[in-house]
């Protein structure tokens, strides 16, 4: 004196969900995790409560339903990129 790494974000790709409305988002209140360690912000997560709300269509079939194409600020997981302010630690 340079870098590496977290929670996570964006995007892509696969397999799901839901389209009979769960999920997403948004407000409150509790609590929990967050580079190796301290300590903690912005931001994640969880659960409860409240408010607002949606894109279906085609095809088979008696019917439940199946398939396709579509939609959702949708869920996992993989990949590509972006990532902690201080002090100490780590690598060169």
């Nucleotide at each position: 004196c340079a870098g590496a790494g977290u929670a996570g974000g964006a995007u892509c790709g696969a397999c799901g969900c839901g389209u009979c409305a769960a999920g997403u988002g948004c407000c409150g209140c509790g609590g929990g995790a967050u580079g190796g360690g301290a300590a903690g912000u912005u931001g994640c997560c969880c659960g409860c409560g409240g408010a607002c709300g949606a894109a279906g269509c085609a095809c088979g079939a008696a019917a439940c339903c199946g398939u396709g194409c579509g939609c959702g600020g949708u869920g996992u997981c993989g990949g590509u990129u972006c990532g902690c302010a201080u002090c100490c630690g780590c690598u060169g």
Predicted 3D model of a 92-nucleotide RNA (THF (Tetrahydrofolate) riboswitch aptamer) from a sheep gut metagenome.